[in-house]
Context: one part of a larger RNA
RNA sequence: GGCAUUUGGUGGAUGCCUUGGCACUGAGAGGCGAUGAAGGACGUGGCACGCUGCGAAAAGCCAUGGGGAGCUGCGAGCAGGCUUUGAUCCAUGGAUAUCCGAAUGGGGCAACCCCACCUUUGGGUGUAUCCAUCUGAAUACAUAGGGUGGGAGGCGAACCCGGGGAACUGAAACAUCUCAGUACCCGGAGGAAAGGACAUCAACAGAGACUCCGCUAGUAGUGGCGAGCGAACGCGGACCAGGCCAGUGCCUGGCAUAUGUAAGCAGAACGGUCUGGAAAGUCCGGCCAUAGCGGGUGAUAGCCCCGUAUGCGUAAAUACCAUCUGGUCCUUGAGUAAGGCGGGACACGUGAAAUCCUGUCUGAACAUGGGGGGACCACCCUCCAAGCCUAAGUACUCCUCAGUGACCGAUAGUGCACCAGUACCGUGAGGGAAAGGUGAAAAGCACCCCGACGAGGGGAGUGAAAUAGACCUGAAACCGAAUGCCU
Numbered sequence: 001g002g003c004a005u006u007u008g009g010u011g012g013a014u015g016c017c018u019u020g021g022c023a024c025u026g027a028g029a030g031g032c033g034a035u036g037a038a039g040g041a042c043g044u045g046g047c048a049c050g051c052u053g054c055g056a057a058a059a060g061c062c063a064u065g066g067g068g069a070g071c072u073g074c075g076a077g078c079a080g081g082c083u084u085u086g087a088u089c090c091a092u093g094g095a096u097a098u099c100c101g102a103a104u105g106g107g108g109c110a111a112c113c114c115c116a117c118c119u120u121u122g123g124g125u126g127u128a129u130c131c132a133u134c135u136g137a138a139u140a141c142a143u144a145g146g147g148u149g150g151g152a153g154g155c156g157a158a159c160c161c162g163g164g165g166a167a168c169u170g171a172a173a174c175a176u177c178u179c180a181g182u183a184c185c186c187g188g189a190g191g192a193a194a195g196g197a198c199a200u201c202a203a204c205a206g207a208g209a210c211u212c213c214g215c216u217a218g219u220a221g222u223g224g225c226g227a228g229c230g231a232a233c234g235c236g237g238a239c240c241a242g243g244c245c246a247g248u249g250c251c252u253g254g255c256a257u258a259u260g261u262a263a264g265c266a267g268a269a270c271g272g273u274c275u276g277g278a279a280a281g282u283c284c285g286g287c288c289a290u291a292g293c294g295g296g297u298g299a300u301a302g303c304c305c306c307g308u309a310u311g312c313g314u315a316a317a318u319a320c321c322a323u324c325u326g327g328u329c330c331u332u333g334a335g336u337a338a339g340g341c342g343g344g345a346c347a348c349g350u351g352a353a354a355u356c357c358u359g360u361c362u363g364a365a366c367a368u369g370g371g372g373g374g375a376c377c378a379c380c381c382u383c384c385a386a387g388c389c390u391a392a393g394u395a396c397u398c399c400u401c402a403g404u405g406a407c408c409g410a411u412a413g414u415g416c417a418c419c420a421g422u423a424c425c426g427u428g429a430g431g432g433a434a435a436g437g438u439g440a441a442a443a444g445c446a447c448c449c450c451g452a453c454g455a456g457g458g459g460a461g462u463g464a465a466a467u468a469g470a471c472c473u474g475a476a477a478c479c480g481a482a483u484g485c486c487u
Stems, first nucleotide, its partner, number of pairs: 001486009015472001016437002020408002022405007029397002031155002039100003042055003046078002049075003061094006070082003105114003116125003129152002131149005159190001160188005170177001174224001200207002211238005221229002242389003245333001249328003253324001264312003270285003274281001286303002288292001294306003338362008348374001369384005424431002444471001447459004
């Protein structure tokens, strides 16, 4: 040095577990904000670093209700207290609520600086901008200025409507076209939004608002007739509601009724034997069940605990339904329809191109009228524009409750099971981790010895187990030791 066997170290795979995720279902809720939000800074505890809570009244104050023996949040103790005269805790309502932040008295490099008025110290209040409205100078109209307003402003996951609006890409290149009215930007609203009560379709039979779904149908069409794009009529469903030219509506007030939510309450029934550290396991014998969903308890428990089925429950607050009172807001649609030019939307790329919208120029009729039926004309049929409102069916889920899973099980599942949008990286926009498991119970190794009053170790002790001692199990690579054989 090699091989073999044994035994360790290192390492953290595997197995088992789950506090966390993922996807969905059913309900609820669908907003918060100048009465100062979302989000923060700084404080706040007997000791106080972080998290959580709270705000100079600061892990809290008051009231009401619930509840009934412990409590003083967590990491995590020590000390000291409170509590059946009902604490801690839970629910509801209120008080307080520093500074920044729409931030709004002025300024500003957010959490800071400066100022006005009132008031006896202390302290309190007010002046932003826009909009609406009422006033109103020099100065006639006006404007400046002044007054009033419980108006707006900002934030928020998706869904919705509107205004703007790409490119990569595809066309096997590329320009019309496509991607796509998508991404993205902006404005606005609601719990849904939008749409909506025929100047609609149809075809000589008729239908009867709108929205959504399944067909019709990848059809008819459209298309450098390329790539592609792509209806409608009609049928079947979901849901149904119509109204107004002054009442569906909105506001306000009153009465009655019912339901549900947020704290909660009651809630059945088991013992022994054996094994074991431990019984819920085994064996024996019982019981309950409108409850044998589930979880916990020293192994696998209907009957030990929490619960579960079922029944009960309320102040305040909120929601819904029904009925009634009072108030408030209008008048049949012209610079419109239509046409020319230029665009856009319609499945439809200008085409034979109807229909809809309109930047620009023109510009009717008045029910004896007008629009449409895919150029256009006639006949026929059908409807009545240029005013308004309208639930349900539909879309979504930041959030709450309950539940489900041939979903994951720590390199998985959210980026985060753990003090994670943290540490760290970047000037910045932004990027973005790793990291779970002692044991049933800390019983977390008193005491002794070596050692530096160490680290670490050896005894002793605890424990079922300590090769469970910083931790379950503990694979392999890798590094040792012992023994044997070979060289």